A computed fold for a 71-nucleotide RNA from a Nanobdellota archaeon, annotated as transfer RNA.
[in-house]
RNA sequence: GCCCUGGUGGUGUAGUGGCAACAUAAGACCCUGUCGCGGUCUCGCCCCGGGUUCGAUUCCCGGUCAGGGCG
Numbered sequence: 001g002c003c004c005u006g007g008u009g010g011u012g013u014a015g016u017g018g019c020a021a022c023a024u025a026a027g028a029c030c031c032u033g034u035c036g037c038g039g040u041c042u043c044g045c046c047c048c049g050g051g052u053u054c055g056a057u058u059c060c061c062g063g064u065c066a067g068g069g070c071g
Base pairs, nucleotide, nucleotide: 001070002069003068004067005066006065007064010024011023012022013021018054026042027041028040029039030038047063048062049061050060051059
């Protein structure tokens, strides 16, 4: 230098055009003699810019970061 894959709550991941989800963590409450376990609720996220579209996390282009391959 070229090619491929990926970037989604604090963390690990799903979702791939139509209200962004699960687990865990955190907070509150219930339960318990206390802790732990368990239960209910709350909080919090689409890497950046542009394009296509009625509508983009999703499709296209560029950038950036991370990993891998070739030279």

Taxonomically the source falls in Nanobdellota (Archaea, Nanobdellati).
Rfam family: tRNA. The family's RNA type in Rfam is transfer RNA. Gene Ontology term of the family: triplet codon-amino acid adaptor activity.